Model confidence (mean pLDDT): 81 of 100. Predicted 3D model of a 76-nucleotide RNA (transfer RNA) from a Paracoccaceae bacterium. Its Rfam family is "tRNA". About the family: Transfer RNA (tRNA) molecules are approximately 80 nucleotides in length. The sequence is in RNAcentral, with records from ENA.
């Protein structure tokens, strides 16, 4: 320097033709237990990496920026 592929809740990830953002674990709170766990209910948590555009409407679709990761090309 060139391509690719990823950036969504604390974590691991969904999210279909652009139309009100989800699961499972962790967390709260309650219920069951002598008590833990374990199970069951219930709540809560999100500037969708940043800017900037199309759009009546953007996590999506385009444009640069940027971080991780992979290939490849340069260079003594």
């Nucleotide at each position: 320097g060139c391509c690719g592929c990823a950036g969504u809740a604390g974590c691991u990830c969904a999210g279909u033709u652009g139309g009100u953002a989800g699961a499972g674990c962790a967390g709260u709170u309650g219920a069951u237990u002598u008590g833990u766990a374990a199970u069951c209910a219930u709540c809560a948590g999100g500037u969708c990496c940043g800017c900037g555009g199309u759009u009546c409407g953007a996590a999506u679709c385009c444009g640069u920026g940027u971080u991780g990761c992979g290939g490849c090309a340069c260079c003594a």